Notes:
Predicted 3D model of a 72-nucleotide RNA (transfer RNA) from a Phycisphaerales bacterium.
């Protein structure tokens, strides 16, 4: 340098065009003599950044960052 992939809650990950979720973690309540497990409820997201299509975008298309990998 050139290609591809991948970028979502504190962590691993889902959502391929119409209201952002799971499970673990977090924080509260029942439960128990206490803890632990277990159930319910609850908070916790500028969906890297920037334009662009579109009524409408996490999702389509541009450009740039951040990691991974392959060429060279």
């Nucleotide at each position: 340098g050139c290609c591809g992939g991948u970028g979502u809650a504190g962590c691993u990950c889902a959502g391929u065009g119409g209201c952002a979720g799971a499970g673990c973690g977090g924080u509260g309540c029942u439960u128990u003599c206490g803890u632990a497990a277990a159930g319910c409820a609850c908070a916790g997201g500028u969906c890297g950044u920037g334009g662009g299509u579109u009524c409408a975008a996490c999702c389509c298309c541009c450009a740039c960052c951040g990691c991974c990998g392959g060429c060279u």
Background:
The organism belongs to Phycisphaerales, within Bacteria. RNAcentral holds the sequence, with entries from ENA. Its Rfam family is "tRNA". The family's RNA type in Rfam is transfer RNA. RNAcentral records the identical sequence in 2 taxa. The coordinates come from a structure-prediction model, not an experiment, and the mean pLDDT is 84.